[in-house]
RNA sequence: UCCUUAUCAAGAGUGACGGAGGGGUCAGGCCCUGUGAUGUCCGGCAACCUGCGAAAGUAAGGUGCCAAUUCCUGCGGAUCAAAUCCGGAAGAUGAGGU
Numbered sequence: 001u002c003c004u005u006a007u008c009a010a011g012a013g014u015g016a017c018g019g020a021g022g023g024g025u026c027a028g029g030c031c032c033u034g035u036g037a038u039g040u041c042c043g044g045c046a047a048c049c050u051g052c053g054a055a056a057g058u059a060a061g062g063u064g065c066c067a068a069u070u071c072c073u074g075c076g077g078a079u080c081a082a083a084u085c086c087g088g089a090a091g092a093u094g095a096g097g098u
Base pairs, nucleotide, nucleotide: 002097003096004095005094006093007092008091013042015041016040017039021032022031023030026074027073028072029071043066044065045064048062049061050060051058052057070090075087076086077085078084
C1' cells in the first nucleotide's frame, strides 16, 4: 500500500503551556474560536486486542478517542417537491492477513 472483518447516536477538563486560526482533503453549507482555537503536557473516557479472572468483570499493557451523528450534504431508493427516513460510497479506529 492493498484485502477481510467489527464498530462509528453513548462517554470523556472551570487544569498547565502557548498565542491564531480550526472542524482531514475537494465543492457547497453550517459551525467552533482572544470568554483563548489548532497544538503539546497533564488529566479523563472507553473496552477493540493482550493480561488477570470460572464468569460477571477488571483497567495493568498496546491502540483509539475526549464540540456538533463520521458536524451535514455530494450517489441511490421511498414522495411531484420540501422536510424526513433507509441504504450505498468515502472516511476513521481496532483485529487479522498480504

SAM riboswitch aptamer (S box leader), 98 nucleotides, folded computationally. It matches the Rfam family "SAM riboswitch aptamer (S box leader)". Rfam describes the family as follows. The SAM riboswitch is found upstream of a number of genes which code for proteins involved in methionine or cysteine biosynthesis in Gram-positive bacteria. The coordinates come from a structure-prediction model, not an experiment, and the mean pLDDT is 83.